Molecule: Bacterial large signal recognition particle RNA
Organism: Clostridia bacterium
RNA sequence: UCGUGCUAGACGGGGAGGUAGCGGUGCCCUGCACCCGCAAUCCGCUAGAGCGGGGUCGAAUUCCUGCCCGAGGGUUAAUCUUGUGGGGCCGCCCGGAGUAAGUGGCGUUGACGUUUGGGUCCCGCGCAGCGGGAACCCAUGAACCCCGUCAGGUCCGGGAGGAAGCAGCGGUAAGUGGUGCUUCCCGGGUGCCGCGGGAGUGCCUGAACCGAGCCAACUGCUCCGGUAACGCCCGGAAGGUUUUAUUCGAAGGCAGGUGCACGG
Numbered sequence: 001u002c003g004u005g006c007u008a009g010a011c012g013g014g015g016a017g018g019u020a021g022c023g024g025u026g027c028c029c030u031g032c033a034c035c036c037g038c039a040a041u042c043c044g045c046u047a048g049a050g051c052g053g054g055g056u057c058g059a060a061u062u063c064c065u066g067c068c069c070g071a072g073g074g075u076u077a078a079u080c081u082u083g084u085g086g087g088g089c090c091g092c093c094c095g096g097a098g099u100a101a102g103u104g105g106c107g108u109u110g111a112c113g114u115u116u117g118g119g120u121c122c123c124g125c126g127c128a129g130c131g132g133g134a135a136c137c138c139a140u141g142a143a144c145c146c147c148g149u150c151a152g153g154u155c156c157g158g159g160a161g162g163a164a165g166c167a168g169c170g171g172u173a174a175g176u177g178g179u180g181c182u183u184c185c186c187g188g189g190u191g192c193c194g195c196g197g198g199a200g201u202g203c204c205u206g207a208a209c210c211g212a213g214c215c216a217a218c219u220g221c222u223c224c225g226g227u228a229a230c231g232c233c234c235g236g237a238a239g240g241u242u243u244u245a246u247u248c249g250a251a252g253g254c255a256g257g258u259g260c261a262c263g264g
Stems, first nucleotide, its partner, number of pairs: 001264006009057003012030004020046005034054005063257006072248004077243001078241005084235004090231002093226007101219003104215003113209008121198006127191002130187006136180001137178004146171004154163003
């Protein structure tokens, strides 16, 4: 150095979870890397950590070590979305009290304030008016039992004359109807009315004094109270994020290392 045959070893790996711990079945990632039996109400082991049985390759592109890179997963912090519990001594909003910085209104044709009179309010009386009634006026209105006059007719008388008296006419009583510049009585949800008394918070109005501010409608500011819809704060839940930190980490890349026997 070449050939042959063996051995170590390899024939997927990783994450989470589970477990006192290790591995497997199951889930997930990567990826193509033997077979059979056992296994989540678990199966088999003990830091030397699957058990039992078989097969292929086999000293190097396949084994071992170190470094680089890094799929993916777990945890943590931050942040976003969704929904949820709480907070009224955060904002927003509502109500009340105050202030008078701004706007505005009123004010020397006199603000604010003080004094005073009147009206409105209540009572009594009066007046007016309304309603009702009565009187008065007009009309009507009595067959007879109202009046006057009484045609005709009747009665008395010798006559003259007289008497009663129906109808008609006129008038009147009870009654009926109507009118109203009239009078009286009664009444009231009547009154730009008068007199007197009372009351006086409010409103309207007049006068006198004083002499420059007054109001608080809106904005602002202060305080008190309320409200959990929205924003905000606190808590917790689910999901997302090559955003933070940390951990495990496959495949891949690079470098190095690593047997035995026989023969040429």